Predicted 3D model of a 72-nucleotide RNA (transfer RNA) from Sulfidibacter corallicola. It matches the Rfam family "tRNA". Rfam classes the family as a transfer RNA. The coordinates come from a structure-prediction model, not an experiment, and the mean pLDDT is 83.
[in-house]
RNA sequence: GCCCUUAUAGCUCAGUGGUAGAGCGCAUCCUUGGUAAGGAUGAGGUCAUCGGUUCAAAUCCGAUUAAGGGCU
Numbered sequence: 001g002c003c004c005u006u007a008u009a010g011c012u013c014a015g016u017g018g019u020a021g022a023g024c025g026c027a028u029c030c031u032u033g034g035u036a037a038g039g040a041u042g043a044g045g046u047c048a049u050c051g052g053u054u055c056a057a058a059u060c061c062g063a064u065u066a067a068g069g070g071c072u
Base pairs, nucleotide, nucleotide: 001071002070003069004068005067006066007065010024011023012022013021018055026042027041028040029039030038048064049063050062051061052060
């Protein structure tokens, strides 16, 4: 220098153009004499950034940034 992959909740990850989800974690409540375990409910997301396509984009296209890998 060229190419490829990845970027979504605090963490690990789903989500093939039409309401953003799960597990763990966190908060409140129930249960207990008190913990742990268990149960119920809830909060938490400018979907890396900018732009484009589309009636509609986390998803498709381009650029940028960051991380990882390959070639020379």